[in-house]
Context: one part of a larger RNA
Molecule: small-subunit ribosomal RNA, 3' minor domain
Organism: Planctomycetaceae bacterium
RNA sequence: CACCGCCCGUCAAGCCACGAAAGAGGGGGGCAUCCUAAGUCGCUGAGCUAUCUUCGGAGGCAGGCGCCUAAGAUGAACUCCUUGAUUGGGACUAAGUCGUAACAAGGUAGCCGUAGGGGAACCUGCGGCUGGAUCACCUCCUU
Repeated sequence: CACCGCCCGUCAAGCCACGAAAGAGGGGGGCAUCCUAAGUCGCUGAGCUAUCUUCGGAGGCAGGCGCCUAAGAUGAACUCCUUGAUUGGGACUAAGUCGUAACAAGGUAGCCGUAGGGGAACCUGCGGCUGGAUCACCUCCUU
């Protein structure tokens, strides 16, 4: 302070953080395809050869092809960060708006579950509980 009490929700204002969001920007590790340097290896080696040779060739080298493959290009996904018109509820904020739901039997007892409805607190139906007042009765305890 103490019913001129307490108190609920919508709406309005301010502020804070969070969520959703077409999209935008950036990062990461992979995948697929393309292209492919250098290099090893394999195949080839009609060109070269100062090595070997039984003079037939052999060996070596250049060159060519292939495998692997860095970087690069493209594509579809994954994942993370930032941003994002708009949007959703939430927290908070002396004195805004509308009502009055709860607290007394709170003026329709309240609450729980569920369904429907409604500016909002809420209302209605069904089921349940007493953590309901009043009245009556029963049992127990005290005087």